[in-house]
Predicted 3D model of a 1559-nucleotide RNA (small-subunit ribosomal RNA) from a Bradymonadales bacterium.
RNAcentral holds the sequence, with entries from ENA and SILVA.
The prediction has a mean pLDDT of 82.
Rfam family: Bacterial small subunit ribosomal RNA.
RNA sequence: AAACUGGAGAGUUUGAUUCUGGCUCAGAACGAACGCUGGCGGCAUGCCUAACACAUGCAAGUCGUGCGAGAAAGUGGCUUCGGCCAUGAGUAGAGCGGCGCACGGGUGAGUAACACGUGGGUAAUCUGCCUUUUUGUCUGGGAUAACCUCUCGAAAGAGAGGCUAAUACCGGAGAGACCACGAGGACAUCAGUUCUUGAGGUUAAAGAUGGGGACCUCUUCGGAGGCCUAUCGCAAUUAGAUGAGCCCGCGGGCUAUUAGCUAGUUGGUGAGGUAACGGCUCACCAAGGCAGUGAUGGCUACCUGGUCUGAGAGGAUGAUCAGGCACACUGGAACUGAGACACGGUCCAGACUCCUACGGGAGGCAGCAGUGGGGAAUUUUGCACAAUGGGCGCAAGCCUGAUGCAGCAAUGCCGCGUGAGUGAAGAAGGCCUUCGGGUUGUAAAGCUCUGUCGGUUGGGAAAAACGAUCAGUGUGUUAAGAAUGCAUUGAAGUGAUGGUACCAGCAAAGGAAGGGGCGGCUAACUCUGUGCCAGCAGCCGCGGUAAUACAGAGGCCCCAAGCGUUGUUCGGAAUCACUGGGCGUAAAGCGGGUGUAGGUGGUUGAGCAAGUCAGAUGUGAAAGCCCUGGGCCUAACCCAGGAAGUGCGUCUGAUACUGUUUAACUAGAGUGCGAAAGAGGGAAGUGGAAUUCCUAGUGUAGGGGUGAAAUCCGUAGAUAUUAGGAGGAAUACCAAUGGCGAAGGCAGCUCUCUGGUCCGUAACUGACGCUCAGACCCGAAAGCAUGGGUAGCAAACAGGAUUAGAUACCCUGGUAGUCCAUGCCGUAAACGAUGGAUGCUUGUCGUUGGAAGUGUCAACCCUUUCAGUGACGGAGCUAACGCGUUAAGCAUCCCGCCUGGGGAGUACGGUCGCAAGAUUAAAACUCAAAGAAAUUGACGGGGACCCGCACAAGCAGUGGAGCAUGUGGUUUAAUUCGACGCAACGCGAAGAACCUUAUCCUGGUCUUGACAUCUAUUGGACCGGUCCUGGAAACAGGCCUUUCUCUUCGGAGACUGAUAGACAGGUGCUGCAUGGCUGUCGUCAGCUCGUGUCGUGAGAUGUUGGGUUAAGUCCCGCAACGAGCGCAACCCACGCCCCUUGUUGCCAGCAUUAAGUUGGGCACUCUAGGGGGACUGCCAGUGUCAAACUGGAGGAAGGUGUGGAUGACGUCAAGUCCUCAUGGCCUUUAUGAUCAGGGCUACACACGUGCUACAAUGCAGAGUACAAAGGGCUGCGAAACCGCGAGGUGAAGCCAAUCUCAAAAAGCUCUGCUCAGUUCGGAUUGGAGUCUGCAACUCGACUCCAUGAAGCUGGAAUUGCUAGUAAUCGCAGAUCAGCAUGCUGCGGUGAAUACGUUCUCGGGUCUUGUACACACCGCCCGUCACACCACGAAAGUUGUUUGCACCAGAAGUCGCUGUGCCAACCGCAAGGGGGUAGGCGCCCAAGGUGUGAGCGAUGAUUGGGGUGAAGUCGUAACAAGGUAGCCGUAGGAGAACCUGCGGCUGGAUCACCUCCUUU
Repeated sequence: AAACUGGAGAGUUUGAUUCUGGCUCAGAACGAACGCUGGCGGCAUGCCUAACACAUGCAAGUCGUGCGAGAAAGUGGCUUCGGCCAUGAGUAGAGCGGCGCACGGGUGAGUAACACGUGGGUAAUCUGCCUUUUUGUCUGGGAUAACCUCUCGAAAGAGAGGCUAAUACCGGAGAGACCACGAGGACAUCAGUUCUUGAGGUUAAAGAUGGGGACCUCUUCGGAGGCCUAUCGCAAUUAGAUGAGCCCGCGGGCUAUUAGCUAGUUGGUGAGGUAACGGCUCACCAAGGCAGUGAUGGCUACCUGGUCUGAGAGGAUGAUCAGGCACACUGGAACUGAGACACGGUCCAGACUCCUACGGGAGGCAGCAGUGGGGAAUUUUGCACAAUGGGCGCAAGCCUGAUGCAGCAAUGCCGCGUGAGUGAAGAAGGCCUUCGGGUUGUAAAGCUCUGUCGGUUGGGAAAAACGAUCAGUGUGUUAAGAAUGCAUUGAAGUGAUGGUACCAGCAAAGGAAGGGGCGGCUAACUCUGUGCCAGCAGCCGCGGUAAUACAGAGGCCCCAAGCGUUGUUCGGAAUCACUGGGCGUAAAGCGGGUGUAGGUGGUUGAGCAAGUCAGAUGUGAAAGCCCUGGGCCUAACCCAGGAAGUGCGUCUGAUACUGUUUAACUAGAGUGCGAAAGAGGGAAGUGGAAUUCCUAGUGUAGGGGUGAAAUCCGUAGAUAUUAGGAGGAAUACCAAUGGCGAAGGCAGCUCUCUGGUCCGUAACUGACGCUCAGACCCGAAAGCAUGGGUAGCAAACAGGAUUAGAUACCCUGGUAGUCCAUGCCGUAAACGAUGGAUGCUUGUCGUUGGAAGUGUCAACCCUUUCAGUGACGGAGCUAACGCGUUAAGCAUCCCGCCUGGGGAGUACGGUCGCAAGAUUAAAACUCAAAGAAAUUGACGGGGACCCGCACAAGCAGUGGAGCAUGUGGUUUAAUUCGACGCAACGCGAAGAACCUUAUCCUGGUCUUGACAUCUAUUGGACCGGUCCUGGAAACAGGCCUUUCUCUUCGGAGACUGAUAGACAGGUGCUGCAUGGCUGUCGUCAGCUCGUGUCGUGAGAUGUUGGGUUAAGUCCCGCAACGAGCGCAACCCACGCCCCUUGUUGCCAGCAUUAAGUUGGGCACUCUAGGGGGACUGCCAGUGUCAAACUGGAGGAAGGUGUGGAUGACGUCAAGUCCUCAUGGCCUUUAUGAUCAGGGCUACACACGUGCUACAAUGCAGAGUACAAAGGGCUGCGAAACCGCGAGGUGAAGCCAAUCUCAAAAAGCUCUGCUCAGUUCGGAUUGGAGUCUGCAACUCGACUCCAUGAAGCUGGAAUUGCUAGUAAUCGCAGAUCAGCAUGCUGCGGUGAAUACGUUCUCGGGUCUUGUACACACCGCCCGUCACACCACGAAAGUUGUUUGCACCAGAAGUCGCUGUGCCAACCGCAAGGGGGUAGGCGCCCAAGGUGUGAGCGAUGAUUGGGGUGAAGUCGUAACAAGGUAGCCGUAGGAGAACCUGCGGCUGGAUCACCUCCUUU
C1' cells in the first nucleotide's frame, strides 16, 4: 500500500425527413453436437435422451482379548496293511454372540410442500460409539444353534429326535433414577420451571485378558481357581459434544378461459397413542375454518450455496464441488435397532426376466466397470489400499469400485512448438495488366546458425507421517523396580502412480498448419465461367451477358491446434421501463355516473416508537467471486490470511417525516340564512302554421317529375282556387362558437311535482376529504316482445329511367319502422378521438349568470371581482401538427388502458340476452414491415390569377374526286433496313432503270481475301496493249511490248506475283452498355447557387406579396443580401441619312447612237465598307412622389421598328450502332469479297401529306408591261437556221455587277365563250416522236395528234394564318447523266377580322386535398377459379388423468379372544401366573363395477383464414375518387357494396353570419 474502476452502437418502412415501432447483426458463455483439420504438455470435465432393460465380476464386513465345536490335502513315523500317531492346526470353513450394515457411493422420478433457504422456538423431545461426574459390577436358573441320527424335496430349503457353551436368555436383592400425591422455598408468569422434604409404586449389571509377593481352596500333581492389581468391558447416573425429531415468522414458478373450497373439516372437553406437542387417533359438544394480499383446481418444477450474463438493478440457470430433501423394479406394510419404515434386509400384491423333474423356486446396477436400446451426443468389464477417510478389533491386521492413480475423448481452460539471421538476378511458376509493368515477395533457392517439443542413451526425486516392534527417558496407577496407560528420543521398515516428474549426453531444420471470410453492417478485390439458370443469404438483398454478393482461381483479411456452423442463455432491448417508457392524431382514457374494499390525505400541540435513521452484537457453513501473499519454470491450477456476503435476529439510542393514541383549530368539505338564471327531469292540459285525406263549390286540360324523360295522377273532372271537416307528427321566427344536464341528451304555451348549479353572508359541524377493482344505476339511433296509433317520411319491395351491365345514384309509388304505453337490448367517429381531484405558473379581446364600487336626475356607461363559455397568443411542452390558467405547462394522489402488422376483437370456453347479438378473450400460421406528422413534387371529373391563332371574330383550306408521294396491310423467291400520338407517315432519301443497294431474292465465282500493316520463303521489274479464246459477267487461259535505283559487285532498297502466318472484313446483334448529333416540352420564363436567417430535419426563405411587363421585365414592400445559367441587349438582313469607292453599275446637265451605244461625269440609283439615328429622350394625364401605362409632338422609323440567328436546369432508358466513333457478343472457304439478272416501282384495301380541279373575280386566243434572288468550264450556251413541238444544227461570248440560263407570271388592252359535265376539268388509253444514258421491258422525263374518266365546292370531324401576313402568281437553286406536284430560297399582286377570355387545348404562378413517388397509363377492394399451409366445427372412435359411490380385501400393526400348545417365576404335586399358534374385528395396497369431469389423438364432411405467376368479374376506397367518407344498427344484393335511421369530421368548394388579429 488492499479488497473502489464503470454504461459505444449499426442495418432495415420514405423520392427525401423526423418520430413511433418491430425484425436483424456485432459481445460473452456452454456437461454441448456437427463439418473440415489436427504436434506436445499441465489442470479440469465427460448419458442433458429411456427413474429403459440388464449378461459377468467386484462395491460391507469384522472380532478367538465373548462362546462351544473344529476339518482336509500334504509331510514324517508306525503298521497285523484294516488303519493309527504326530505335524499341518486350534489353521481353513461354518455356527451362537457383539458391533457395523441408517455411514460412504448413486439418481432427480415424485414434490409448489415447513420440501428448501434464512432467522427463531423446543419451559413439548430423543441421542449408539466419544469426553466428563459419581457409584456399582451381588446372587441364582433354564434353554438353544453348531454337532450327531433320521425324514421330505429336482432345487431352494424344511421338519423330527438327541447333546452342549456364553459378554445369548431369565428370576431375586439393593442403590440411583422415574411416576402420581402432600408440604415448604426460589425463578418465571400466557402456560409453567426448579430446589428441599414426606409416604407409596416401578425398575440394573457380564465378564475377558495381562502381571503378582505372602496367604487360602481344589487337584488327575501338569496345574486350575480364590485373593491383590492393571487394562478393556458391563450397569446406573451427572454434564457435554455430536446427530436427529417437531413447531413458527419471512422468502422464492405459471394459470381467473380454475371463484368458491372444507365433515376430522375448525375449535372445545375427555381418553388413547408417540421420544415428543398436536384431530395424530377416537367419543361427545359447538359450527366453525380458508378465500380477490388469489382459497380450491390445473400445468410445470427437487431446493440452496452458487453458475452464466449484465455498468448496475435485474434476467436466465441449478452439470462437475458443497449443504439439505426425496427415491432405490411399481404399490403397500411393518420388524430389528440409539437411529430405518432400510439401494446391495424381511413380508405381501403387481409387471417383467431366469431356473424347473411342472410340484415349485430365484432376481432387482438411479454403486464401479461393462452390455443392449434410445439418441445429434458422453469413456476402461484397468492398478492399489502406498496416502486421506470409514467399519470391526486391545492390537497385529482384515475389508473398503469411498478414495488415490492410470487409460480414452482438442470436450473446455492454460502454456509451448512447427525454426532464427542473412539473402534482389526482385529467379522460375501462378495471377493481373493500360503490355510499360505490377503482385505473390526476403517469400523461395543459396549461405550462416540454434535445438524448445518429439526421437534416442543414461541418471533420477518429493509425496512417508504414522502405527506396531525393539532400545531408552519422564510420569500415572499400584504393595511392587512386575505388568500396564500416557508423553517423548532414537533405530530399522513401508510407494499403486512409476523408472513418472526432473536433469544430462547425442543427431538432424530434420517429424509438426489449418479453418473461415473478403456487397453494406464488418477487417479484407481482381480475373474467368454462368446468364432470374445453377446457386447464395443473419438482415437489407444478389443472379435476366461486362456479378468485388453464385462457382473456380490469384491476391488479401481474421483467428490459430484449432476454425466455422447449429442449438441454448444473458446482453445490446429504455422492446414490460424499480433504477428506466407511454396513452389528442403513432398501440393505448372504461359511453357516463353513484359508491364498497383498497390506496391516499389540511393546520397546531402532547404521548408512544411500528415504519425510518444510527451504534453495538449474534448469525449469514466450507468452497466460489474479490484483495494480499505463497507453491508448481510461467499460466491455468492449488494453498494461506483477509475483505465481502447489500439478508435476518437481539440490545441500546434518535424522533424531523409517515404511522398510532389523545387534545384542539378552520383555510378543505358540508349545513344554515338571503337572492338569481336556465330547451335540467316527470306528469297533465292546451295553441297556431304546414303536409295529407274527406265533403262541397268555382273551373278546364293538363298536372307531376327530370340533366332530359318516363312510370304515375287527370274528361269517372285532376293540378289550381274557396269553404268546412278529420287525423297524426313536429314545434318556423325568437335562436346566439347562447343556456341547462354526469353523459346520452333537452326547444310552442300553461299548471303541477322535483334534481342540481351559481352569487352574497360568515351563524353552525370540525377533515367529515379525493379516487375507486368488484358491485349497482343511467345510457343516441337501429333492433326485439305485447298492445295501441299511423299525417308526413321511408329500409325491404314494385315500376320507370340511366348504363356495356345498374340488384345503385335520379324519378313515381310503397311495407316494417319512425309516434305512445310497458318490458328488453347496452352498443356508436357514445369525440375535445384529451379519466377524476387539488395546488402553482405572463396576457389581450368577446359573451352568459351574479355581486360590489365611483360618477350620473335617470336610462345606462365605466372599474373591480366570482362562476361558466369562446377566440388569439407568451413562457413552457410536443416527433411535428399543435396545446397554451377550460394545458397536451410545472407537481401530488387514485383508477383504467398499451407493448410490431395481419390472423382477430375472431375461435373455443364462461357470463348476459327472447333473438339479433354483447362482454371476457387466445393460438397455429404469415410478413419485414404496418404506422404518425411534416417536406418536395406529380396528379385532381379542387379553387384563384395570367398567357398563347387556344377559343371567339374572319380568310383560305383538309376530310368528297382524279393523280403524285409516304405509311400500314396484303402479296411475293425478294418486295432490304430504320422512324410509330403530339414529337413516325413528300421522314433518313438534296432525287432506287444498271450502279446506288445493304445476299432482300435467284444463280455463278474467290478464301491472307475488294481494302490496311508486318514477317518468312520464293520468282519477277511494275505498269501497259485499240490483241485472241471460253463465259451472262466476274473470272480463267494465252499473246505482244517493256527490263527500275544504288552498289564496296558480295548484295541492299522500292514496286509487284505466288505460298505460309499474324490479321483484314461485317449496313451482323445490342441506341436498354456508350460518345457525338438531333427531336420535344419551348423562345415557355423559368432553373439554381454563395452567405445569412428560420426549422430537430427533409427543407424553407431569397424566387412569395402589391403593381407592371413579351419576359423571375422593372418598381415598391419584405430576413434577407448578392450572384450565376436563361429574358433583354451585343450579331445578320431590311427600312432613313451621311462619308468613302466609281467598274462590269448609273445618266441630271453637254454631245452622240437603233440602243448609256459611245465621249464625258460620279450629282442620283446602285454597289460594299465605315459611321449616324430611337433612348419612353420630350409634353400631358393616370399611377403609391415608383415602375409603368395611355395619348401627343417631332421623326424615315415609337415603345422589342420588322424578320432571322440564338434553345437555361432538365424531361421522354425519345431517335440514331445503317453518317461517324466505340465497349461487349457473334461470324471467319462466310453474316466477308465479287458478278449477272430480279426486287425495293407489286395491289381487293385503309390512312397521312400534297398537286390539279370542279369554273365567268373564269377559260381560250392575240398584243403588251414590271422583279428579286441565284447557278454556270465534264459548265451556262447567245445570234442565226431546221422542226407544229420536245428538240436538233451551230458556234459568238463568259471562270461572270461585263456573257449566259432568262421567257418572269398573275397584271393591263382587245376578241371569243354564256352556265353546259361545257371552249370547265384533265385522268386514262391508242398512235407518233425527242432527250439523257452501255441499256428506258419490268421501271425515266418531255413533245405532238387523238381519246376526254371522276369531279358542279365536299358528312362527322379537322388544319393554317393577326400585315407586306393569309390568299394568289410566277422565278431560281441543291441533289442530278436523265428524272420534282417534294424541299430550300426569291420576288410580284395583296386582303378580312380580333367584342372578349365563359368554354376547348397547351403552358406558367399561387393555393388546397391525396392512401400517388415507376408519380392517375398511379394506387387499390371483394367474390369466383386453381395450388399449398395451419386452424375451428363435426356423427363419432380412441387414449390418459382424476372425482364420487359401492364391492373386494393380501401382508401387517393394533384391539378382542385364545378351549390348542409352552423351558425359566411360584408351587412337593395338581395347578397358577405369564407367553404363544390359531380365530375374530378396525384400518388398508393391488383389483373390480357404475357414473361424472378434465386433457390429448384421430374423423367422412364442412367453415372461414393465410400465401401464391401476368387467371375471371366488376371498380368500393385514396382528388369533391366522379353519389364526400367513416362509425353503430337493420334490411337487401354475384362481388366489392347499396339503402334506411341516428352520429362524427378524421370532408373539398362557394356564399353568408359571428368572433379574432392587423391597419